Predicted 3D model of a 71-nucleotide RNA (transfer RNA) from Procambarus clarkii. The source organism's lineage runs through Eukaryota, Protostomia, Stomatocarida, Pleocyemata and Procambarus. Its Rfam family is "tRNA". About the family: Transfer RNA (tRNA) molecules are approximately 80 nucleotides in length. Rfam classes the family as a transfer RNA. Rfam links the family to the GO term triplet codon-amino acid adaptor activity. The prediction has a mean pLDDT of 80. The RNAcentral record of the sequence draws on Ensembl Metazoa.
RNA sequence: GCCUGGUAGCCUGGUGGAUAGGGCGCAGGAUUCGUAAUUCUGUGGCGCGGGUUCGAUUCCCGCACCAGGCA
Numbered sequence: 001g002c003c004u005g006g007u008a009g010c011c012u013g014g015u016g017g018a019u020a021g022g023g024c025g026c027a028g029g030a031u032u033c034g035u036a037a038u039u040c041u042g043u044g045g046c047g048c049g050g051g052u053u054c055g056a057u058u059c060c061c062g063c064a065c066c067a068g069g070c071a
Base pairs, nucleotide, nucleotide: 001070002069003068004067005066006065007064009024010023011022012021017054025043026042027041028040029039030038047063048062049061050060051059
């Protein structure tokens, strides 16, 4: 430099119109003599800018960052 994938704290699913879903984690409560486990509630997300469209997290372009591959 080129290609591919990704952007929640981490992993993962999904879609042009719905409240963007699940697991882990984190916080608080219940339970216990206490811890763990269990359980309930809460928590946090479509990276940034522009374009197309009636409508974009989704499609297109550019850029940033991360990972992998090629040179």